[in-house]
Molecule: c-di-GMP-I-GGC riboswitch aptamer
Organism: Desulfuromonadaceae bacterium
């Protein structure tokens, strides 16, 4: 450097449940493990979702926005990093 073992030291924690926060998507804490080799960090590109506004006679749906947000465990990208087999 490549690579990620049927190794090893540790790590994280989906769904679901309880509490709290938020209009909401969701977040945090505790329990719990489906999984994970970056499931560590960053909303930079795409995507999904929420709210607001617009559209509409009106509601929902659909669709739109150099509007505000959520998701890093959707896919890319950037930064950093544990272990240590073989080459």
């Nucleotide at each position: 450097u490549c690579a990620g073992a049927u190794a090893a030291a540790g790590c994280c924690a989906a769904a679901c449940c309880a509490g709290c926060u938020g209009c909401g998507a969701a977040g945090c804490u505790g329990g719990g493990a489906c999984g994970g080799a970056a499931a560590g960090c960053c909303g930079c590109g795409g995507g999904u979702c929420u709210u607001a506004c617009g559209u509409c006679g009106a509601a929902u749906c659909c669709u739109g926005u150099c509007a505000a947000g959520a998701c890093a465990g959707c896919c890319g990208g950037g930064c950093u990093g544990c272990c240590a087999u073989a080459a």